Notes: This is a predicted structure of a 101-nucleotide RNA (Glycine riboswitch aptamer) from a Thermodesulfobacteriota bacterium. The source organism's lineage runs through Bacteria, Pseudomonadati and Thermodesulfobacteriota. Its mean pLDDT, the model's own confidence on a scale to 100, is 82. Rfam family: Glycine riboswitch aptamer. Its family is annotated with glycine biosynthetic process in the Gene Ontology.
């Protein structure tokens, strides 16, 4: 200076969608496993613009490939679909962190 950064814990705030139906084991009741059918996007994960940059053609404007490329977008793999837990992301506080000069 990078930096209104990044990383960890703690506190508060946080949405979606069947307590759906069948077999087993189990329970006060959720619940676990396997099979059906119907959804959700905000743990993760993939996917893409725009600009950039390479490369080949063109006298040239421009074409065509190719590498990078974000999301709260999309996809539903995973994950969830009464409470509980979890939960992107916000807010407060503490601790901590490599690079350049």
């Nucleotide at each position: 200076u990078u930096a209104u950064a990044g990383g960890u814990u703690a506190c508060a705030g946080g949405a979606g969608a069947g307590a759906c139906u069948c077999c087993u084991u189990g329970u006060c009741g959720g619940a676990a496993g396997g099979g059906g059918c119907g959804c959700c996007g905000a743990a993760g994960g993939g996917g893409c613009a725009a600009g950039u940059u390479c490369c080949g053609a063109a006298a040239g404007a421009u074409c065509g490939g190719a590498a990078g490329g974000a999301a709260a977008c999309u996809c539903u793999c995973a994950g969830g679909c009464a409470a509980a837990a979890g939960g992107a992301c916000u807010g407060u506080a503490a601790c901590u962190u490599g690079g350049c000069u």